Source information
A computed fold for a 105-nucleotide RNA from Caldisalinibacter kiritimatiensis, annotated as SAM riboswitch aptamer (S box leader). The coordinates come from a structure-prediction model, not an experiment, and the mean pLDDT is 79.

[in-house]
RNA sequence: ACCUUAUCAAGAGAGGUGGAGGGAAUGGGCCCAAUGAAACCCGGCAACCUGUAAUAUAUUACAAGGUGCUAAGUCCCACAGAACACGGAUUCUGAAAGAUGAGGU
Numbered sequence: 001a002c003c004u005u006a007u008c009a010a011g012a013g014a015g016g017u018g019g020a021g022g023g024a025a026u027g028g029g030c031c032c033a034a035u036g037a038a039a040c041c042c043g044g045c046a047a048c049c050u051g052u053a054a055u056a057u058a059u060u061a062c063a064a065g066g067u068g069c070u071a072a073g074u075c076c077c078a079c080a081g082a083a084c085a086c087g088g089a090u091u092c093u094g095a096a097a098g099a100u101g102a103g104g105u
Stems, first nucleotide, its partner, number of pairs: 001105008013042001015041003021032003026078004043070003047067003050063005074097001079094005
């Protein structure tokens, strides 16, 4: 890098360094940011794997070891379908894409 699979409406700082951007890609929005952005450190959370216990073997609780995460539903929409007031907004569902874990090539 690619393939498969599961989840993605919850949770998580008045900290230190830093010094202007950030929110996945493209576009359109809309937000966050000098009352300090990204990044790093510390802290925290508990999604998956691991460990322990219970147990109907589905699951639940605890811990925080390996990854991960730590504003806004994956921030919203753009692809398709359905509903409706048929102008077009709104709502819902699914896909595509993305993120993370686990297994494999």

NCBI's taxonomy places the organism under Bacteria, Bacillota, Tissierellia, Thermohalobacteraceae, Caldisalinibacter.